Predicted 3D model of a 264-nucleotide RNA (Bacterial large signal recognition particle RNA) from an Acidimicrobiia bacterium. The gene name in the source record is ffs. The RNAcentral record of the sequence draws on ENA and MGnify. Its Rfam family is "Bacterial large signal recognition particle RNA". By type it is a non-coding RNA gene. From the family's description: The signal recognition particle (SRP) is a universally conserved ribonucleoprotein involved in the co-translational targeting of proteins to membranes. Its mean pLDDT, the model's own confidence on a scale to 100, is 76. The organism belongs to Acidimicrobiia, within Bacteria. RNAcentral records the identical sequence in 2 taxa.
RNA sequence: CCGUGCUAGGCGGGGAGCUCGUGGUGCCCUGUACCCCAAACCCACGUCAGGGGGGCUGAAUUCCCGCUCGAGGCAUGGGCCGCCUAGAGGUACGACUCGCACGAGGCGUUGAGGGUCGGGUCCUGCGCAAUGGGAUCCUGUGAAUCGAGUCAGGUCCGGAAGGAAGCAGCUCUCAGCGGGCGCUCUCGUGUGCCGCAGGGGUGCCUGGCCCGAGUCGAAGGCGAGCACGACCUCCUGGCGCCCUUGUCGACAGCGGGUGCACGG
Numbered sequence: 001c002c003g004u005g006c007u008a009g010g011c012g013g014g015g016a017g018c019u020c021g022u023g024g025u026g027c028c029c030u031g032u033a034c035c036c037c038a039a040a041c042c043c044a045c046g047u048c049a050g051g052g053g054g055g056c057u058g059a060a061u062u063c064c065c066g067c068u069c070g071a072g073g074c075a076u077g078g079g080c081c082g083c084c085u086a087g088a089g090g091u092a093c094g095a096c097u098c099g100c101a102c103g104a105g106g107c108g109u110u111g112a113g114g115g116u117c118g119g120g121u122c123c124u125g126c127g128c129a130a131u132g133g134g135a136u137c138c139u140g141u142g143a144a145u146c147g148a149g150u151c152a153g154g155u156c157c158g159g160a161a162g163g164a165a166g167c168a169g170c171u172c173u174c175a176g177c178g179g180g181c182g183c184u185c186u187c188g189u190g191u192g193c194c195g196c197a198g199g200g201g202u203g204c205c206u207g208g209c210c211c212g213a214g215u216c217g218a219a220g221g222c223g224a225g226c227a228c229g230a231c232c233u234c235c236u237g238g239c240g241c242c243c244u245u246g247u248c249g250a251c252a253g254c255g256g257g258u259g260c261a262c263g264g
Base pairs, nucleotide, nucleotide: 001264002263003262004261005260006259009057010056011055012030013029014028015027020046021045022044023043024042034054035053036052037051063257064256065255066254067253068252072248073247074246075245077243078242079241081240082239083238084237087234088233089232090231091230093229094228096225097224098223099222100221105216106215107214114210115209116208117207118206119205120204121203122199123198124197125196126195127194128192129191130189131188132187133186134185135184137180138179139178140177141176147172148171149170150169155164156163157162
């Protein structure tokens, strides 16, 4: 130096968080780098800090160390650059309310506006009418047998005269069913050009009396108020973004280091 076979090691790493501490499952960032079992009110360990069982690779592009670079995460401070948020104040704007002037037009000596008295519409109660149901009443029908009367035939008793019970039929009727005037009674009604009483009083309709000349009024204008919208100022809290500092740091690049055995 070459070949063969082993072993150490490797088969991802990092951040925050959790933890006395370490690692893991879970979250996040990188990146592609085995399998199975269990693991967040958790699982296993103890500064040499995962546990159990298998597989592949294997002393070098693959393992270890150092340096450089640097994705990304975390923390402090700053910027108020953007967004959201609660509050306070103000306003020549919009809206709302009030007042004033004007006023398109309307009503008015056939008496407006205003004042006063009253009624109706409305609600409740009672009554009346209407209307519906039911009952009384009238009428018709209506009992094989357990209603009445009369009972042909037939049956029974009797020597006979005569009696007895009694089916059908006929007549009258109970319960039931149908019809009727609706005289009388009763129950009911979201029926009403009706009556009485009480209540109510916004709106509408309507009548009487007093008074005597104005009154009502859209749009727009002016002023004040208000703080509902809008705008402005101050301010509370938060999120995002940017900068500084610190910390950890994947991947990558560079350099260095590192076994054993046998044979040639």